[in-house]
RNA sequence: GCAGUCAAUCGGUCUGUCGCUGUUUCUGCGAAGGAAGCGAGGAAAGUCCGGACAACACCGCGCGCCCCGUUAUCUAACGGAUAGCUGUUUGCGAAAGCAGAGUUAAGUAGAAGAAAAUAACCGCCUGCCUUAGGCAGGUAAGGGUGAGAAGGCGAGGUAAGAGCUCACCGGUUCUUGCAGCAAUGCAGGAAGCCAUACAACUCGGGGGUUGCAAGGUCAUAUACACCGACGUAUGUAGGACUGCUCGUCCGAUGUCGGGGGGUGGACUGCUUGAGUUUGCCGGCGACGGCAAAUCGAGAUAAAUGACAGGCAUCAGCUAUGCUGAUACAGAAUCCGGCUUACAGAUUGACUGCUUUU
Numbered sequence: 001g002c003a004g005u006c007a008a009u010c011g012g013u014c015u016g017u018c019g020c021u022g023u024u025u026c027u028g029c030g031a032a033g034g035a036a037g038c039g040a041g042g043a044a045a046g047u048c049c050g051g052a053c054a055a056c057a058c059c060g061c062g063c064g065c066c067c068c069g070u071u072a073u074c075u076a077a078c079g080g081a082u083a084g085c086u087g088u089u090u091g092c093g094a095a096a097g098c099a100g101a102g103u104u105a106a107g108u109a110g111a112a113g114a115a116a117a118u119a120a121c122c123g124c125c126u127g128c129c130u131u132a133g134g135c136a137g138g139u140a141a142g143g144g145u146g147a148g149a150a151g152g153c154g155a156g157g158u159a160a161g162a163g164c165u166c167a168c169c170g171g172u173u174c175u176u177g178c179a180g181c182a183a184u185g186c187a188g189g190a191a192g193c194c195a196u197a198c199a200a201c202u203c204g205g206g207g208g209u210u211g212c213a214a215g216g217u218c219a220u221a222u223a224c225a226c227c228g229a230c231g232u233a234u235g236u237a238g239g240a241c242u243g244c245u246c247g248u249c250c251g252a253u254g255u256c257g258g259g260g261g262g263u264g265g266a267c268u269g270c271u272u273g274a275g276u277u278u279g280c281c282g283g284c285g286a287c288g289g290c291a292a293a294u295c296g297a298g299a300u301a302a303a304u305g306a307c308a309g310g311c312a313u314c315a316g317c318u319a320u321g322c323u324g325a326u327a328c329a330g331a332a333u334c335c336g337g338c339u340u341a342c343a344g345a346u347u348g349a350c351u352g353c354u355u356u357u
Stems, first nucleotide, its partner, number of pairs: 001353010012311007020039001023036005041328001045339002048337005053211004065207005070084005085100006101202002107198003121143002123139007151169002154166003170194002172191008215268004224260001226258005238250004275294008312326006
C1' cells in the first nucleotide's frame, strides 16, 4: 500500500423567511394576540420474548397444553447478555456459524435388507444322508441392502472364524493426582465397554387471563329509559283477547319539570424514570457502586414541516465550473432484549499478501 475479520461511534450542517402540537408568561371582560422556550430513532419498525403498571380471576390435588434444557456470572425479569467448556462445519488466517438433560430409558425409527442388537440370505467349515443335492450344527473374515451392520490394523489362534487373546492406534466409562468456582482439561491406572439418527417419549425446571382501545373521574352537546303535572280525552289514534260483533284490558304522539345510566366530549392514567450525562472506583467482561450535574416529545386521526441560499459528501459531463442526488426510516403507557432494514463516513485491535528500510 491492497484485501479482510471483530468491536465501537456518527449517520448531513449553517443562515434567513413562513408555518404546526404542547408548555410558561404578558395584554385583554372575552374572542384573540404578543414574547420565550421545547419538539423522533438507532432502529421510533416487526409486535417475537421478558418485566413494570392495571382490571378480572384465584381452597387443595391430579390430568392435559405450551416453553426451556452445557458451566459460571449478570439482571427487576427473560427463551436475553457476558466470559468460558465440549463436539462439529466454513475460512490460509484474524475469526464466524450450528449443536449440547436422559445406559438409575434394556425409549422410538418408514423403505431396503436374512438380521437394526443376545443377527446366518449367499458364502466358509464340520458331521450325516448320500454324492447334482438335502439335513443338522458351527462361524460375523468376505459378498449384497442401507444414512448406519458390531471400532481400525497386524499377529497369534482355529475345522472355519471371531476382542477369542495380544501389540499399536482412535473413542467411551470408571478411578487417582494436578489445574480450574464449575463445565472441563492434562498425566497415570483399570474395564474389551465401542452401530446411526432423533424429539412426538421420559426426566427436571417454568407458565393465571386480558392489555393504556387497561383502568379511573366529570358531565344540561344531542337523543333516550323512568316519574310527575297539564293537554289530546267523556281514554282519541292504535294494540291484546276473538272467525265476527259486543265486551274487558293496555294505551301513545305534545308542552313543562324532575331524573338515571351513558355515547360524542373533557380531564386523568401520561411521562421524573430499573432516567440521561460526566468523573472516580470494583470486575477479563456483561454489569455494579459512589459523587456531581441535568430534565431532553406527549399528539389523538394524530404536531415535529415547507421554501430560498451557502457549505459538506457522492456521481456525471462539453471540467478550475455546471447539472443531479443526499441511506433505512416516522414516537402513541413505559422499560430491558431479540430480529429485520440501512447510502456513506470515522476510530481502535487483529489477520493475509506485497513493497521499502
Predicted 3D model of a 357-nucleotide RNA (Bacterial RNase P class A) from a Dysgonamonadaceae bacterium. Lineage of the source: Bacteria > Pseudomonadati > Bacteroidota > Bacteroidales > Dysgonomonadaceae. A source record names the gene rnpB. The sequence is in RNAcentral, with records from ENA. The prediction has a mean pLDDT of 75.